[in-house]
């Protein structure tokens, strides 16, 4: 890289350093941001994993992970509607875990 599962409406900063961009891609919306974006450090969060505890739980330790907004929102498909629009489920994506 690439199977293959599990979850993706919960939670998490009035910090420092940085100095113009982010919100995965590609369109199309609609946001965030000089009242300070990326990114990095610190703090936090506790979903998956592994230890320690234990009937079970609460906790603590460590890996990964995340810290606007449903995975921000459509993109294909069924239904239901006159129609906006909805509900579902697929694609595509993220992570965590296993395997090649």
């Nucleotide at each position: 890289a690439c199977c293959u599962u599990a979850u993706c409406c919960a939670g998490a900063g009035u910090g420092g350093u940085g100095g113009a961009g982010g919100g995965a891609a590609u369109g199309g919306g609609c946001c965030c941001u000089g009242c300070g974006a990326a990114a990095c450090c610190c703090g936090g969060c506790a979903a998956c994993c592994g230890g320690a505890g234990a009937c079970a739980g609460a906790u603590c330790c460590g890996g990964u992970g995340c810290u606007a907004a449903a995975u921000c929102c459509c993109a294909c498909g069924a239904c239901a509607g006159c129609a906006a629009u909805g509900u579902c489920g697929g694609c595509a994506g993220a992570u965590g875990a296993g395997g090649u």
The RNA shown here (SAM riboswitch aptamer (S box leader)) has 100 nucleotides. It was read from a public genome assembly, where an Rfam model found it.